Predicted 3D model of a 73-nucleotide RNA (transfer RNA) from Yarrowia sp. B02.
The RNAcentral record of the sequence draws on ENA.
The prediction has a mean pLDDT of 80.
RNA sequence: GGGCUUGUAGUGUAGUGGCUAUCGCGUCCGCUUCGCAUGCGGAAGGUCUCCGGUUCGACUCCGGACUGGUCCA
Repeated sequence: GGGCUUGUAGUGUAGUGGCUAUCGCGUCCGCUUCGCAUGCGGAAGGUCUCCGGUUCGACUCCGGACUGGUCCA
């Protein structure tokens, strides 16, 4: 330098173009306990990397940029 691919909550993830974006772990609160752990219930936490385009409507499709990964040179 070139090809392919990735980017969603603190972390790991799901997500047929049609909402108010999913789940696990973690965090916080309550119940349970003498206390902890476990268990049960609940809550908070998201610029869906950025810019533009297509569309009535975009996390999703298209173009570019940036970032991580991988391969080639």